[in-house]
RNA sequence: AACGUGCUCCGGGGUCAGUGAGAUUCUGAACCGGCGGUUAUAGUCCGCGAGCCGAAGGCCUGCUGUUCGCAGUGGGGUGAGGUUGAUCUGGUGGAAUUCCAGAACCGACGGUAAUGGCAGUGCCGCAAGGCCUGUCCAAGUCCGGAUGGGAGGAUGCACGGA
Numbered sequence: 001a002a003c004g005u006g007c008u009c010c011g012g013g014g015u016c017a018g019u020g021a022g023a024u025u026c027u028g029a030a031c032c033g034g035c036g037g038u039u040a041u042a043g044u045c046c047g048c049g050a051g052c053c054g055a056a057g058g059c060c061u062g063c064u065g066u067u068c069g070c071a072g073u074g075g076g077g078u079g080a081g082g083u084u085g086a087u088c089u090g091g092u093g094g095a096a097u098u099c100c101a102g103a104a105c106c107g108a109c110g111g112u113a114a115u116g117g118c119a120g121u122g123c124c125g126c127a128a129g130g131c132c133u134g135u136c137c138a139a140g141u142c143c144g145g146a147u148g149g150g151a152g153g154a155u156g157c158a159c160g161g162a
Base pairs, nucleotide, nucleotide: 003160004159005158006157007156008154009153010152015029016028017027018026030141031140032107033106034048035047036046037045043105044104051083052082053081057078059076060075061074062073063072064071065070087103088102089101090100091099109144110143111142116136117135118134119133120132122131123130124129
């Protein structure tokens, strides 16, 4: 020094316009890309994390019983595991689904909410159509859980360490 243990700190980005009474949700255009790995740099390869579900065990907590040792039962968080998206073509090269060129694609849960869809033995209208009521659906970029959690990272500190 590597490495190990503990601690500390760090640890996710992105909007304008149009229509409209009303939309950062519709339409058009734009913009964004966590962590580790990989012969060479990755949102789309291999894995992991965040969301959701969650066995056993131990932990916290309420209630009941008790021979005061515990036992039964409810709740909470933890938790193995499960679930959860997307890329091709050409070029360079020893090597790239990672670079360059071109063309694509994807984005948890809850909330909000159509001007969009559907329905009506509702209303107006000659009609086209308009209105009303009900209903369905619509956010990677807004709001919320979250001043949370977290894959992991440190050229950080302490101790150990030939």